[in-house]
Context: one part of a larger RNA
RNA sequence: GGCAUAUGGUGGAUGCCUUGGCACGAGUAGGCGAUGAAGGACGUGGUAAGCUGCGAUAAGCUUCGUCUAGGCGCAAACAGCCUGUAAGACGGAGAUCUCCGAAUGGGGCAACCCAUCCCGGGUCAUACUGGGAUAUCGGCCGCUGAAUACAUAGGCGGUCGAAGCGAACGAAGGGAACUGAAACAUCUUAGUACCUUCAGGAAUAGAAAGUAAUAACGAUUCCCUGAGUAGCGGUGAGCGAAAGGGGAACAGCCCAAACCGAUUGGCGCGCUAAAGCCUGCAUGCGUUGCGCUGUCGGUGUUGUGGGAAUUGAAUGUGGCUCGAAUGCAGUUGGGCCGGGAAGUUACAAACUGUCUGUCUAGCUGAAUAAUCUGGAACGUUUAGCGAUACAGGGUGACAGCCCCGUAAGCGAAAGGCUGACAGCUUCCUAGUUUGAUCUCCCAAGUAUCACCGGUUAAGUGGAGUCCGGUGUGAAUCCGCCUGGACCAUCAGGUAAGGCUAAAUACUAACUCGUGACCGAUAGUGAACUAGUACCGUGAGGGAAAGGUGAAAAGAACCCCGGGAGGGGAGUUAAAAGAACCUGAAACCGUAUGCCU
Numbered sequence: 001g002g003c004a005u006a007u008g009g010u011g012g013a014u015g016c017c018u019u020g021g022c023a024c025g026a027g028u029a030g031g032c033g034a035u036g037a038a039g040g041a042c043g044u045g046g047u048a049a050g051c052u053g054c055g056a057u058a059a060g061c062u063u064c065g066u067c068u069a070g071g072c073g074c075a076a077a078c079a080g081c082c083u084g085u086a087a088g089a090c091g092g093a094g095a096u097c098u099c100c101g102a103a104u105g106g107g108g109c110a111a112c113c114c115a116u117c118c119c120g121g122g123u124c125a126u127a128c129u130g131g132g133a134u135a136u137c138g139g140c141c142g143c144u145g146a147a148u149a150c151a152u153a154g155g156c157g158g159u160c161g162a163a164g165c166g167a168a169c170g171a172a173g174g175g176a177a178c179u180g181a182a183a184c185a186u187c188u189u190a191g192u193a194c195c196u197u198c199a200g201g202a203a204u205a206g207a208a209a210g211u212a213a214u215a216a217c218g219a220u221u222c223c224c225u226g227a228g229u230a231g232c233g234g235u236g237a238g239c240g241a242a243a244g245g246g247g248a249a250c251a252g253c254c255c256a257a258a259c260c261g262a263u264u265g266g267c268g269c270g271c272u273a274a275a276g277c278c279u280g281c282a283u284g285c286g287u288u289g290c291g292c293u294g295u296c297g298g299u300g301u302u303g304u305g306g307g308a309a310u311u312g313a314a315u316g317u318g319g320c321u322c323g324a325a326u327g328c329a330g331u332u333g334g335g336c337c338g339g340g341a342a343g344u345u346a347c348a349a350a351c352u353g354u355c356u357g358u359c360u361a362g363c364u365g366a367a368u369a370a371u372c373u374g375g376a377a378c379g380u381u382u383a384g385c386g387a388u389a390c391a392g393g394g395u396g397a398c399a400g401c402c403c404c405g406u407a408a409g410c411g412a413a414a415g416g417c418u419g420a421c422a423g424c425u426u427c428c429u430a431g432u433u434u435g436a437u438c439u440c441c442c443a444a445g446u447a448u449c450a451c452c453g454g455u456u457a458a459g460u461g462g463a464g465u466c467c468g469g470u471g472u473g474a475a476u477c478c479g480c481c482u483g484g485a486c487c488a489u490c491a492g493g494u495a496a497g498g499c500u501a502a503a504u505a506c507u508a509a510c511u512c513g514u515g516a517c518c519g520a521u522a523g524u525g526a527a528c529u530a531g532u533a534c535c536g537u538g539a540g541g542g543a544a545a546g547g548u549g550a551a552a553a554g555a556a557c558c559c560c561g562g563g564a565g566g567g568g569a570g571u572u573a574a575a576a577g578a579a580c581c582u583g584a585a586a587c588c589g590u591a592u593g594c595c596u
């Protein structure tokens, strides 16, 4: 030195465990913010570094409920306190809430500096100090008010609103490249990623100028199918419908115009006559008037075309009262009572009360003993019991009957949500149906067309539809658009205004549940003071780190030692001894044997 055996050290694999994760399902909620958010800084405890809580009233204050005998967070200890006059804990409502931050009095290198005015404290007076107000933009209202006469700009005040944050989902405006085509340019990736704006609990869309085809359907959205079809395509790579059928869910409405009325809005005409003053007759008035335009109210909303106006026909009318220059007759408008209808998701629009249900604390909740082994009974044996409860977890080993729970049932002073009803609000109460006339209206720089783009699955093609830019530029129902160039016939629809629930998408957050999901190099980066320590000027990057024991019973006392550490003693079932469950291998020793 090697090999073997034995026995140690080191190390932290493995096994077992789980407080943490991951995924999915159901439900709730879908926002917070100038009444100052999200997120922070600094404080705050008797002792207090970190986390948590809280805010100079600072691990808390008030009140109303629930629960309970203990309590003063994680987290020990000492000191000191609170508590059946109900502490502590849990929940509802409220108070306080430094400074920064949209940050908003001005400034600023965030958490700091410096102000003005008003009202207080304080001073002889300053100083100092407490409270409130003072940013910008927009809407509305009022006052004031230039050049410049009216006016306008501007100024001032009041009032209401906005701003900023937030995971995904949504709409819109912009919009790549790597890549694929085995290269690459059209094409693809892809209208994806990304940027911006805006919004909602969903958003968008939406009540046919539709889809079809000799038959019809009847707003939109979503799913299955149609179908990898029809097609598009350096006819390459690839891209890729729609109608129809089957389902989910269903809901329809309001305006513009014609016409009527009002107008102490504007412009023009009109100066004694006409027109006009609801109609007829009589009297009277007469810048009241007329035209255009604006505003307000009524009417009206459709494709078997609809509506207006004029004129017929049929049916039909609750009562009282006031007005339309005056009187009579008619006609017509308003108010009140009565009657009727509807309604807050669109079609007008708020709020209040009662009740139901539900959420935010909770409550009741069955049934076992002995024996043996053991440190310990949840195990063994014997004999019982409950079960609308044998889900699950804990307890010194494996517990239906020990504890928490579970099945089942119950519960709210206060606040939120939901639904029903009532109050309440709105409308109708004289129109409705039908015919005729042809007089008027039926959304204009619009439709169409040309050129150029985009979008439709579609790359310019025979290329329609839809949208946009530039130019041109109609018609009003005997009209106009569409049915894939275009024309005819036929068919369908009615553009150029608007609103609209549900079915659909998503999950940051909350509650409950589940797992042929993980089990500490896994599962989140993070089971632990984790987006921490640490690195970086910064954007940003980003760890490691779980386990004594049933219970600290955490080793009094003695000995060696400066200590660390060790030997006894003691605890424990066991030292499992805190560098603590198990404790593999690499690696390093010690002893013995054999070989060299």
Stems, first nucleotide, its partner, number of pairs: 001595009015581001016547002020518002022515007029507002031165002039100003042055003046078002050074002061094006070082003105114003115134007136162009169200001170198005180187001184234001210217002221248005231239002252499003259298005265293005276285002278330006303477001305442004309437007318337007338429006351423005357417004362410003368383003372379001384401002386390001392404003449471006456464001479494005534541002554580001557568004